[in-house]
RNA sequence: UCCGCCGAGGGGCGCUGCAACAGAUGCAAAUCUGUCAGGCUCGGCGGAUGGGUUCACCCCCUGCAACCGCGCCCAUCCCCU
Repeated sequence: UCCGCCGAGGGGCGCUGCAACAGAUGCAAAUCUGUCAGGCUCGGCGGAUGGGUUCACCCCCUGCAACCGCGCCCAUCCCCU
């Protein structure tokens, strides 16, 4: 750095449908239908790649979060009446 799993980021309802997934059509390109607004960030575990080196290990420690299309509502905190 990447991949997978898990947890957290306070929630509910409605709407749209990009990516992704499923199905259908098509030689193909692609199109249509359906599902769909935690797919993002942080942390833990495992793996891969890379690096360091004392060859068997390391890539650390501490404290924090910041966000999530549109509308409505609830919760929490502060202020005013």